[in-house]
RNA sequence: CCAUCCGAGGAGCGCUGCGACUUUGCACCGGCACCCGCCCGCAAAGCCAGGCUCGGACAGCAUCAACGGCGCUCGCGACUU
Numbered sequence: 001c002c003a004u005c006c007g008a009g010g011a012g013c014g015c016u017g018c019g020a021c022u023u024u025g026c027a028c029c030g031g032c033a034c035c036c037g038c039c040c041g042c043a044a045a046g047c048c049a050g051g052c053u054c055g056g057a058c059a060g061c062a063u064c065a066a067c068g069g070c071g072c073u074c075g076c077g078a079c080u081u
Base pairs, nucleotide, nucleotide: 005056006055007054008053009052010074011073012072013071014070015069018051021046022045023044024043025042026041030039031038032037050067
C1' cells in the first nucleotide's frame, strides 16, 4: 500500500432501484485458449439502500466523528406544552 475478515456508526418494516453480482439471450471487433470455451461488448430478468466512514497488539482514565433515497414504527437524547 492492496485485498479479505471482524467491530463500530441505534433498530425494525414497506417501496423504488444506480453500481456490483447471478442467470438467460444477443453480438463476435479484439484478447486468451484449442473446442465450440473464457474475457471484453449489449440487453432482459433476478437480487439489491452500510457499496460509505472510522477503528482492529494489550491495559487504565477522560472525551469523542462525519455521512448513507422515500415512507412508517420503535428506541435514545434535548427543548416546549